Annotation
Model confidence (mean pLDDT): 87 of 100. This is a predicted structure of a 344-nucleotide part of an RNA (large-subunit ribosomal RNA, domain IV) from a Pseudomonadota bacterium.
Context: one part of a larger RNA
RNA sequence: CCCUUGUUAAGGAACUCGGCAAUCUAACCCCGUAACUUCGGAAGAAGGGGUGCCCGCUAUGAUGAAUAGCGGGCCGCAGUGAAAGGGCUCUCGCGACUGUUUAACAAAAACACAGGUCUCUGCUAAGCCGUAAGGCAAAGUAUAGGGACUGACACCUGCCCGGUGCCAGAAGGUUAAAGAAGGAAGUUAAUCCUGGGGCAACUCAGGGUGAAGCUUCCGACUGAAGCCCUGGUAAACGGCGGCCGUAACUCUAACGGUCCUAAGGUAGCGAAAUUCCUUGGCGGGUAAGUUCCGUCCUGCACGAAUGGUGUAACGACGGGAGCGCUGUCUCAACAAGGGUCCCG
Numbered sequence: 001c002c003c004u005u006g007u008u009a010a011g012g013a014a015c016u017c018g019g020c021a022a023u024c025u026a027a028c029c030c031c032g033u034a035a036c037u038u039c040g041g042a043a044g045a046a047g048g049g050g051u052g053c054c055c056g057c058u059a060u061g062a063u064g065a066a067u068a069g070c071g072g073g074c075c076g077c078a079g080u081g082a083a084a085g086g087g088c089u090c091u092c093g094c095g096a097c098u099g100u101u102u103a104a105c106a107a108a109a110a111c112a113c114a115g116g117u118c119u120c121u122g123c124u125a126a127g128c129c130g131u132a133a134g135g136c137a138a139a140g141u142a143u144a145g146g147g148a149c150u151g152a153c154a155c156c157u158g159c160c161c162g163g164u165g166c167c168a169g170a171a172g173g174u175u176a177a178a179g180a181a182g183g184a185a186g187u188u189a190a191u192c193c194u195g196g197g198g199c200a201a202c203u204c205a206g207g208g209u210g211a212a213g214c215u216u217c218c219g220a221c222u223g224a225a226g227c228c229c230u231g232g233u234a235a236a237c238g239g240c241g242g243c244c245g246u247a248a249c250u251c252u253a254a255c256g257g258u259c260c261u262a263a264g265g266u267a268g269c270g271a272a273a274u275u276c277c278u279u280g281g282c283g284g285g286u287a288a289g290u291u292c293c294g295u296c297c298u299g300c301a302c303g304a305a306u307g308g309u310g311u312a313a314c315g316a317c318g319g320g321a322g323c324g325c326u327g328u329c330u331c332a333a334c335a336a337g338g339g340u341c342c343c344g
Base pairs, nucleotide, nucleotide: 001339002338003337004336005335006334007333008332010330011329014328019325027051028050029049030048031047036041038152052074053073054072055071056070057069058068059067060066075079087323088322089321090320091319092318093317094315095314099111100110115150116149117148118147119146120145121144127136128135129134153310154309155308156307158240159239160238163237164236165233166232167231168230169229172228173227174226178222179221182218183217184216185215186214187213190209191208192207193206194205195204196203197202241259242258243257244256245255268302269299280296281295282294283293284292
């Protein structure tokens, strides 16, 4: 000097990002217990008092054991005499709750959840696994099963279907394979011309025209779904304006004008887990408060199941405040044990 532990005058969070850590509290009995509330809770709320031993008595009890109570007395610094064994309160945010999670840096406001909604599925179900056979779903049957979103409960969930998606529709447009009237080219049976051979029939070579068939190519027209098209649908993906003027102080604008849009953000909330300017303004709390609580609304850039606003209870969650308590600190000291260091 370090580690583990113990004690500490006066003060008592002045420490610090933050009371981190460590104290305080603690068991049982009695008294007592607020707001709020989903009437269950909140609650061990909070806050007080008691606790040993001896003698006598009372009640209950089985004349027992024991428990509870009453009166009197005794001892200690201390009677839950050791160990174990809640600190408490107020307020806000988030998540309803108990649960689950990054095995070994994150336990949470993340996931799940009961509840809500949409959608698919009529059973050889939809969906999923498998090349298949087959299997799960399910030895279930729409009060069932799958998918998606939301997330108890309360009050609610506004407007837009123009785009994208999905659903429905079938008149018209477009259209693949396929079919196909017709056309073109190639090939040549035939026929004609020229030349050679032959008495002739005929034959050989070259050239012209060229049917049918075959081959190749083109092709009007016919031709499903889809797309175009016509509608619906937002608890589908998503979206939810600008400028100018106006009231008898001023300010403001219930009101008017104009442009654009599919429609221009309703209720509620709002400097918020969202506010840049910003430590916004005002109020509260402090001697002093960039945090906190209440309020305002100028919402850079809240907003309604990517849910909105509340909410009792709950939380090893996060922010703020207070009481108690303390070596966290002013400011350090001492003690015990173990190390570091030296010698053997």